[in-house]
RNA sequence: GGUGAUAUAGCUCAGUUGGUUAGAGCGACGCACUCAUAAUGCGUAGGUCGUUGGUUCAAGUCCAACUAUCACCA
Numbered sequence: 001g002g003u004g005a006u007a008u009a010g011c012u013c014a015g016u017u018g019g020u021u022a023g024a025g026c027g028a029c030g031c032a033c034u035c036a037u038a039a040u041g042c043g044u045a046g047g048u049c050g051u052u053g054g055u056u057c058a059a060g061u062c063c064a065a066c067u068a069u070c071a072c073c074a
Base pairs, nucleotide, nucleotide: 001073002072003071004070005069006068007067010026011025012024013023019057028044029043030042031041032040050066051065052064053063054062
């Protein structure tokens, strides 16, 4: 330099044919339980869906460019 893949919560990841309100596990915090801790149960908070632009009545989802990471080729 070329090709491809990936980017969604603090971490690891789902998200169907584009359809209006974005989720799970772990973690954090609070409460219950316990002599206490762990475990367990209940609840709460936590998201510019990588960035910019475009298509559309409507975009996490489609298109383009860019950025970052990974793999392969040279």
A computed fold for a 74-nucleotide RNA from an uncultured Chloroflexota bacterium, annotated as transfer RNA.